About this RNA
A computed fold for a 359-nucleotide RNA from a Gammaproteobacteria bacterium, annotated as Bacterial RNase P class A. The model forms 96% of the base pairs in the Rfam consensus. Its mean pLDDT, the model's own confidence on a scale to 100, is 77. Rfam family: Bacterial RNase P class A. Rfam classes the family as a ribozyme. About the family: Ribonuclease P (RNase P) is a ubiquitous endoribonuclease, found in archaea, bacteria and eukarya as well as chloroplasts and mitochondria.
């Protein structure tokens, strides 16, 4: 001094003048105090709270999740291990239950892609020819018949890897070690890990491929729904009907009720409520590695409704620059809350890792 990983904050304040919305003060006004858009408010990708179906229910299919323990109101979400994997490394990723229940799929290539298989080669026997030496031997070449899966090739993958012996040549054939399975100890709540021992070693891969397995799940959605005003034609027409039809995902069994389904037509569409007091913030002790609880204290912090929080002006802050001055990002609530994900101009903190140098 540089490169990097992981968490994390800020990303405008102040005052003045006029403007806007709420709430409070006798509240129509007008006055005056007081509040007034995010770390994602976005995506609409889980999950609940709450409202309706609703007077219950069981089953199937149907979706999710998928190592091992926790947190949470729940969650595909967190948080702590374990297992593979990537990195020198601090780290980061993981869709991580089952292939000996069953089906399926691997193009091409290649002998052969799963009880799957001999292209090229390696050894040996016979027969025929040649050659040398010499009377029976080697070696070459061709044909046939046993044997072999070490060596090559072909592929993403080829019936475990590497050395060693052993064999005509050769293979767990056999022997070491490793990897694989069974057994048992020891540690851990568990996944799981280390030993020790047996055993040549059981037919591979692929489930983000059907599928099997364990768990869990009713459905719509504030345009949910609840009053209040108010208006019109108690309007026609067709079709189903109790052995029916309806009745918030499909089936089916129960339960419930007693009408229901198109079609054409004709009124209203205003207002009030749901609507912000919350699985809430905030500070501090305890318990936990943590997530996060639990206790005491304090605070109210948008409810708008075609849609409010804006303008000017002056300082002050941050980044650049000697200075004048220049720039400042992604992006605007709508029932609320807990999360993932995406997006973001510039700045900062703190902890680790790595390499150079120097003392």
């Nucleotide at each position: 001094u540089g490169a990097g990983u992981u968490g994390g904050u800020c990303g405008g304040g102040c005052a003045a003048u006029c403007g806007c919305g709420g709430u409070u003060g006798u509240u129509u006004a007008a006055c005056a105090a007081u509040c007034g858009a995010g770390g994602a408010a976005a995506g609409u990708c889980c999950g609940g709270g709450c409202u309706c179906c609703a007077u219950a229910g069981g089953g199937c299919a149907a979706a999710g999740u998928g190592c091992c323990g926790g947190a949470u109101a729940a969650c595909a979400u967190c948080c702590g291990g374990g297992g593979g994997g990537c990195g020198u490394g601090a780290g980061c990723c993981u869709a991580c239950g089952g292939c000996c229940a069953g089906u399926g799929c691997a193009a091409c290539a290649g002998a052969a892609a799963g009880g799957a298989u001999a292209c090229c080669g390696c050894c040996u026997c016979u027969c025929a020819c040649c050659u040398a030496a010499c009377g029976u031997u080697a070696g070459g070449c061709g044909a046939g018949g046993g044997g072999u899966a070490a060596g090559g090739g072909u592929g993403a993958a080829a019936u475990g890897g590497u050395g060693c012996g052993g064999u005509a040549a050769g293979a767990g054939c056999g022997c070491a070690c490793c990897g694989c399975g069974c057994u048992u100890u020891u540690g851990g709540u568990a996944a799981c890990a280390a030993a020790a021992g047996c055993g040549g070693u059981c037919a591979g891969g692929u489930a983000a491929a059907c599928c099997c397995c364990a768990c869990u799940u009713g459905g719509a959605g504030c345009a949910a729904g609840a009053c209040c005003a108010a208006a019109u034609a108690g309007g026609a027409a067709a079709g189903c009907a109790a052995u029916g039809a309806u009745g918030u995902u499909g089936c089916c069994c129960g339960c419930a009720u007693c009408g229901c389904u198109u079609u054409c037509g004709g009124g209203u569409a205003g207002g009030u409520u749901g609507c912000u007091u919350g699985a809430g913030g905030c500070u501090g002790u305890c318990a936990g590695c943590a997530a996060u609880g639990a206790c005491a204290g304090u605070c109210c912090c948008a409810g708008a409704u075609g849609a409010a929080u804006g303008a000017u002006u002056g300082c002050c802050g941050c980044g650049c620059g000697a200075u004048a001055g220049c720039g400042a990002a992604c992006a605007g609530a709508a029932c609320c809350c807990g999360g993932c994900u995406u997006a973001c101009a510039g700045a900062c903190c703190a902890a680790c890792u790595c390499a150079a140098c120097u003392g």